This is a predicted structure of a 75-nucleotide RNA (transfer RNA) from Flavobacteriales bacterium ALC-1. It matches the Rfam family "tRNA". The RNAcentral record of the sequence draws on ENA. The coordinates come from a structure-prediction model, not an experiment, and the mean pLDDT is 80.
[in-house]
């Protein structure tokens, strides 16, 4: 350079084109002599970015953007 695949809460990671969730980590309250552990809540997302196509887009269509893999030029 050219192709693949990935990007969604602090982490890992779901979600058939129809209300964005789960585990851990966080915070509050309960238990406890006191911490852990356990029980119950609670916050926490402009789903990389930018457009298109639909009544509707995390999903599907362009392009850019980053990381990874393969290939391939040059050294």
């Nucleotide at each position: 350079g050219a192709u693949a695949u990935u990007g969604u809460a602090g982490c890992u990671c779901a979600a058939u084109g129809g209300u964005a969730g789960a585990g851990c980590a966080a915070g509050u309250g309960c238990c406890u002599g006191u911490u852990a552990a356990g029980c119950a809540c609670u916050a926490g997302g402009u789903u990389g970015a930018a457009a298109g196509u639909u009544c509707g887009a995390g999903u599907c269509u362009u392009u850019c953007c980053a990381a990874u893999a393969u290939c391939g030029c040059a050294a």